[in-house]
Context: one part of a larger RNA
RNA sequence: CACCGCCCGUCACACCACGAAAGUCGAUUUUACCUGAAGUCACUGAGCUAACCCGCAAGGGAGGCAGGUGCCGAAGGUAGGGUCGGUGAUUGGGGUGAAGUCGUAACAAGGUAGCCGUAGGGGAACCUGCGGCUGGAUCACCUCCUU
Repeated sequence: CACCGCCCGUCACACCACGAAAGUCGAUUUUACCUGAAGUCACUGAGCUAACCCGCAAGGGAGGCAGGUGCCGAAGGUAGGGUCGGUGAUUGGGGUGAAGUCGUAACAAGGUAGCCGUAGGGGAACCUGCGGCUGGAUCACCUCCUU
């Protein structure tokens, strides 16, 4: 490259990240219950027992050991909850992409001035109603200022 301009949205195609999603997998944490190793402690201890006590002795006592029971108890199991992460048919919009589709909403009075709020409607940009703003062009009039 200057209206043969600019430009908006739906739809179609490709790619990218994100959200939702019946679920599903994993990590971590927590609650309740079940089971409960080692070991300390408590009780018991009819079996065993050189040291201490009694006794000439046999034996007895004290203490100790094995064993038994209980409390606590790691790990494990069952059920429920929290947090985090992965994955998930399908689904939602978003972003990006020379030459796709439909229209033409905006920019000039953009051909119905535009925009804001709100409600309804519509393939899409949008349309309509109500209220508001001028960041509206044009024409006319009024007031004021300058020459």